[in-house]
RNA sequence: AUAUGAGAGUUUGAUCCUGGCUCAGAAUCAACGCUGGCGGCGUGCCUAACACAUGCAAGUCGAACGCGAAAGGGGCUUCGGCCCCGAGUAGAGUGGCGUCCGGGUGAGUAACGCGUGGGUAAUCUGCCUCCGGGUGGGGAAUAACUCAGGGAAACUUGAGCUAAUACCGCAUAAUGCAGCGGCUCGACAUCGAGACAGUUGUUAAAGCUCUUCGCAAGAAGGGCGCCUGGAGAGGAGCCCGCGUCCGAUUAGCUAGUUGGCAGGGUAAUGGCCUACCAAGGCUACGAUCGGUAGCUGGUCUGAGAGGACGGCCAGCCACAAUGGCACUGAAACACGGGCCAUACUCCUACGGGAGGCAGCAGUGGGGAAUUUUGCGCAAUGGGCGAAAGCCUGACGCAGCAACGCCGCGUGAGGGAUGAAAUCCUUCGGGAUGUAAACCUCGUAAGUGUGGGAAGAACACAAUGACGGUACCACAUGUAAGCCCCGGCUAACUCCGUGCCAGCAGCCGCGGUAAUACGGGGGGGGCAAGCGUUGUUCGGAAUUACUGGGCGUAAAGGGCGCGUAGGCGGCUCUUCAAGUCGGGCGUGAAAUCUCCGGGCUUAACCUGGAAAAGUCGUUCGAUACUGUUGAGCUAGAGUGUGGAAGAGGCAACUAGAAUUCCGUGUGUAGCGGUGAAAUGCGUAGAUAUACGGAGGAAUACCUGAGGCGAAGGCGGGUUGCUGGGCCAACACUGACGCUGAGGCGCGAAAGCCAGGGGAGCAAACGGGAUUAGAUACCCCGGUAGUCCUGGCCUUAAACGAUGCUGACUUGGUGUCCCGGGUAUUCAGUCCCGGGGUGCCGGAGCUAACGCGUUAAGUCAGCCGCCUGGGGAGUACGGUCGCAAGGCUGAAACUCAAAGGAAUUGACGGGGACCCGCACAAGCGGUGGAGCAUGUGGUUUAAUUCGACGCAACGCGAAGAACCUUACCUGGGCUAGAAUGCGGUAGAUAAGUCCUAGAGAUAGGAUGAUCCCUUCGGGGCUCCUGCCAGCAAGGUGCUGCAUGGCUGUCGUCAGCUCGUGUCGUGAGAUGUUGGGUUAAGUCCCGCAACGAGCGCAACCCUUACCGUGAGUUACCAUCAUUCAGUUGGGGACUCUCGCGGAACUGCCGGUGAUAAACCGGAGGAAGGUGGGGAUGACGUCAAGUCCUCAUGGCCUUUAUGUCCAGGGCUACACACGUGCUACAAUGGACGGUACAAACCGCUGCGAAAUCGCGAGAUGGAGCUAAUCGGAAAAAACCGUUCUCAGUUCGGAUUGCAGUCUGCAACUCGACUGCAUGAAGUUGGAAUCGCUAGUAAUCGCGGAUCAGCAUGCCGCGGUGAAUACGUUCCCGGGUCUUGUACACACCGCCCGUCACAUCACGAAAGUGGGCUGUACUAGAAGACGUUGAGCUAACCCGCAAGGGGGGCAGGCGUCCACGGUAUGGUUCAUGAUUGGGGUGAAGUCGUAACAAGGUAGCUGUAGGAGAACCUGUGGCUGGAUCACCUCCUUU
Repeated sequence: AUAUGAGAGUUUGAUCCUGGCUCAGAAUCAACGCUGGCGGCGUGCCUAACACAUGCAAGUCGAACGCGAAAGGGGCUUCGGCCCCGAGUAGAGUGGCGUCCGGGUGAGUAACGCGUGGGUAAUCUGCCUCCGGGUGGGGAAUAACUCAGGGAAACUUGAGCUAAUACCGCAUAAUGCAGCGGCUCGACAUCGAGACAGUUGUUAAAGCUCUUCGCAAGAAGGGCGCCUGGAGAGGAGCCCGCGUCCGAUUAGCUAGUUGGCAGGGUAAUGGCCUACCAAGGCUACGAUCGGUAGCUGGUCUGAGAGGACGGCCAGCCACAAUGGCACUGAAACACGGGCCAUACUCCUACGGGAGGCAGCAGUGGGGAAUUUUGCGCAAUGGGCGAAAGCCUGACGCAGCAACGCCGCGUGAGGGAUGAAAUCCUUCGGGAUGUAAACCUCGUAAGUGUGGGAAGAACACAAUGACGGUACCACAUGUAAGCCCCGGCUAACUCCGUGCCAGCAGCCGCGGUAAUACGGGGGGGGCAAGCGUUGUUCGGAAUUACUGGGCGUAAAGGGCGCGUAGGCGGCUCUUCAAGUCGGGCGUGAAAUCUCCGGGCUUAACCUGGAAAAGUCGUUCGAUACUGUUGAGCUAGAGUGUGGAAGAGGCAACUAGAAUUCCGUGUGUAGCGGUGAAAUGCGUAGAUAUACGGAGGAAUACCUGAGGCGAAGGCGGGUUGCUGGGCCAACACUGACGCUGAGGCGCGAAAGCCAGGGGAGCAAACGGGAUUAGAUACCCCGGUAGUCCUGGCCUUAAACGAUGCUGACUUGGUGUCCCGGGUAUUCAGUCCCGGGGUGCCGGAGCUAACGCGUUAAGUCAGCCGCCUGGGGAGUACGGUCGCAAGGCUGAAACUCAAAGGAAUUGACGGGGACCCGCACAAGCGGUGGAGCAUGUGGUUUAAUUCGACGCAACGCGAAGAACCUUACCUGGGCUAGAAUGCGGUAGAUAAGUCCUAGAGAUAGGAUGAUCCCUUCGGGGCUCCUGCCAGCAAGGUGCUGCAUGGCUGUCGUCAGCUCGUGUCGUGAGAUGUUGGGUUAAGUCCCGCAACGAGCGCAACCCUUACCGUGAGUUACCAUCAUUCAGUUGGGGACUCUCGCGGAACUGCCGGUGAUAAACCGGAGGAAGGUGGGGAUGACGUCAAGUCCUCAUGGCCUUUAUGUCCAGGGCUACACACGUGCUACAAUGGACGGUACAAACCGCUGCGAAAUCGCGAGAUGGAGCUAAUCGGAAAAAACCGUUCUCAGUUCGGAUUGCAGUCUGCAACUCGACUGCAUGAAGUUGGAAUCGCUAGUAAUCGCGGAUCAGCAUGCCGCGGUGAAUACGUUCCCGGGUCUUGUACACACCGCCCGUCACAUCACGAAAGUGGGCUGUACUAGAAGACGUUGAGCUAACCCGCAAGGGGGGCAGGCGUCCACGGUAUGGUUCAUGAUUGGGGUGAAGUCGUAACAAGGUAGCUGUAGGAGAACCUGUGGCUGGAUCACCUCCUUU
């Protein structure tokens, strides 16, 4: 200098934590959808290493060599032909070099393949460079060619000729090679290097061309070659250290295997190969086996550490249709060479042949998907050549593709009347929006015209595929989409749709008002792109090295001993492995980073620097770790002396109790339960007494006391034996800690064998309970429980807390040991050590809690965890007699599962308190008849609503018409009603007549007021018209709403501010002790205050005073039939205004408080009685049919008018009432006493008539005046005498009255007659605590008429409350909870149906692979080689030798075959469980004490959840007791 770390959504009513899922980022060889202007630079079969048509991709050299045309032209000709030029050209051949480079692909490979660093003293190296020496002299062939054959072809045979830098001898030769000898040096086992002019042997060659001289032969020189030797450079081979994926459900592998000796082979080491000898080698630091994979530089991501990847470019490796093999060569076991085998394709004359795009293009195929059968060698590079040059799908360019990165553009400035249009709207307006139009200016693509490069470097000249390209000038002039807008996440409205259609990354939207679906408008983001999908990293500290955890969330092994390993006390010393530092080497280039440079910029290209390794080597340092040696005593251990203990094993032994047996006594029951029954008992039980038998377990002591590693251990005695503790000294001298594997122990149940068997008791039988009861309860009862021996090895084997060591405030119990003090004796007081409890500080913890016995702070080692379910399951392995144990997945599925704590709600949890809640009483309902409402049924309609309390004499304070909303029928359509505007009229209203059921239709008659200039105008009313503005709807939605109301409940609660506590939800206050009707008040208290409720204020009633007295009143005075009249204002009463009651006073209790109890006084006493008044909220409670209102629906009808009908139906059921069943009564007669209220469309007196309902009548009264109005129970008297009656009055018949247009459906009342049920009401259930219940009448609203209902009024006037156990409701505190839609909650399993993945399965079909045998192509090697054979040698020759070839045989070996295994994949009738699904079936196992506490290992049983036995756990509520602790 550079670089440098973000979170969010989702579990809950809310909270904190744990924990998974999801998102925002970057990237990509990408693909898909919509869209698409330009340029630059890159990139482009990831799938079938599938198959390939066609063309091209490796040739070149005549200056190595011998041959050698033709077309065309010319000449000659006897016309057959010949000659010359073409031309020593084209061409093939011999020969040399190249083809082993370059290019492609990634199948194989987990390997010295790759990377990095070394070694080669164990090696090779064509071409190239440098240095030394040489290049002499001979020989024999052979292609081409000619001739003759074979074949369809590919090709090939025979004979003959010929050249060379082809081939073969000879000479010469070294510093080459080999042998021998000694010397020097080295990093030296073997060995290597060097020199000796040491010595012996051995090994080479080829020429071509140019210049000069020369007639030539030839000579000289130059160049290129050739041979030999040395050195170099570059390249290659081999070897080694380290690094390099997953699986242990792969644990053992290996016979050329490991080593040696000898030989072979190679350029070279080596079991590389062969023979022989030995028996080794590898492996828990993971061999072998299986799966996957080319490796690296690097790329992507990331703060980094890491993680993932290895396309383009570069290095290495491997491969070339598949498998095998060698040849040539410097180099290959060779992509465009060869041979063989196999598969495939093609040609064929059927005899036989040809081929290998994973080179560049291209084709088919596969696939979601990847380009032109282009131009050029101009540049760079390569091959050949002396060179010119030729070749080059390497390469340079162009083409296609938004595939990526980068850059540019689609205009800039001005422009308001904020145009039109569209969308929204509260109808006012707002938005798109300066956006457009319009004005000025400008112009990249393309087109036209005119210019026009660099890239060229080879002395000069010539040479450009790209390309007339880039670029410049002038003219003209084109170009925006995609996604999103509920939260995360930037961006909002309308319409449509109605859990449909659809969306969705997660949470989740959609069931009639969807910012979430679809469309429109608007907005946001990015932009020639934008989204989606796939993949990778990140976020994810969600595998945690950096950087996590394990008491309760997932997670400590049941416990110990101990192996490997890991870790290890104090002091000195040695070395320098780890560690640290310096130097040197290397870490290719490219990439990344920094500083520069070049394309107009950028991408891109490029120069320099820096950086990068657990690397190698060397020199140093020595604190720490390690190593060597020596010592020490604090860790560990041994010895001595004590005390404690249900520690273990064995033997013996004791008493109590149960059961059974015997005998006696004794008699009818016993036993058992919630209650019963089964069972036992008159054959004598139970009970009781004595005696006996047998098994199991050991009361009291006994204690959160002791011992043990854990499991576990309990009468007594004896024997054997383990461990721990204390005290004081002595000794050893780190001997220690932990502990993967391993070994041992290990409750209960269970298993095997043999015993034993009293009690208890799975299974089983019976009895109950129950809807059922395979259970809980009861009666029986077998395994088992006990002993011996052997297995099993699991538990809530728990402190849900691994072991060891150290450190860190305290208090208080208890067990064991020891010491001190007090003169001695300590059970007591103090102190030390060890164990075991409780409380609690700091600290820790998500909280709960832990807290020297840590869950605190550190160190060492081991075990274990990584979302829930599937599942501790399947498969495999292993152990077991079995049951089963240990190890232990995946597919699939969900977005949670979970911990702790909080607030509620709930509990067949607890505590306290209240209420006509129960109890104590009185009267009812439920039975009868009737009234009324509801359900149901019926109907054309029986309109609608209300449904537990809180619907049902409710809306309805009153359905004959009306009401009326329903039904039938008949009418109307701007409409039945209202307002406004325009227009027209006098046909208007009213009255009368006609038709009709009426609505309606027709006809007749017929206006009012005001002003006036008399022309008219105005107002009101009426009618018609206008699809005018607007109607109407008791149609739907009370789950869109307002308002109103019910209910919990007149219950005492519900909250807030500030403060404090808690991470937080929240808590505190508001809890506690008292008290109250009360969160009423007092006291206390981290709270202090406040609000809505309570109370009070209001009305009424009870007392008094005072003011006022008319219509009320009347004591005194007068008067009357009569408060009738004078009069009075005293009384009653009325209307006002005041007073009075406040626990104020006294006593007691109580904390001296609040308050309570009692008393006094008082009309009234503790809220005096009654009313109004209803907190925060709950019930989606009720009402769209009171009203209002959003949305939807309807408009010749779902509106509106009319007539008739219906709401009044009637097998039935229920609610609420009335009247009764009678003597506390009925009937008759007589006599009293109210309050409140009402009255002008009204109340209606007296009087008269009627038996009566009522009629006539009309006085009085707009009411303290008149009227309704008689109060009735009561009281007095008479009668009835217990009966279906002189009770009761239903029902029915007849005759009437009243209201009303109208009483048939369908009113009320009256009279006469009739005289039903009913004799006090089953289970059950309601009201009421005092002027109350009960009983008696009176009034009012509604209303023409209609009241047993409703709302009021007064008269008479009780009984009872011990008390709070229980039922119901409520309040407070507390507790448990798996509930929060809150118990009408939640939730489990079988069964049935659908669907998905998986396991098993007689088998079946593939892949890979082991072993054994068989087989044996090509080739190599060996051997043979009687056949064939130019060079050299011998020989005159013939011939022979030597060498070679064919052929034969043998060894090795690919493909193939047979047999038998292993492993893996697919499939399989059937079968098994599992997951998921809409409101299925059966039960109710769990959550509260879940109604039998739950859970757990094991065993048995059962439709199912489950039940039972046995042992264990608390992760059980409640009550009591014990112990300990805290506080006082």
This is a predicted structure of a 1528-nucleotide RNA (small-subunit ribosomal RNA) from a Blastocatellales bacterium. Its mean pLDDT, the model's own confidence on a scale to 100, is 84. The sequence is in RNAcentral, with records from ENA. The source organism's lineage runs through Bacteria, Pseudomonadati, Acidobacteriota, Blastocatellia and Blastocatellales.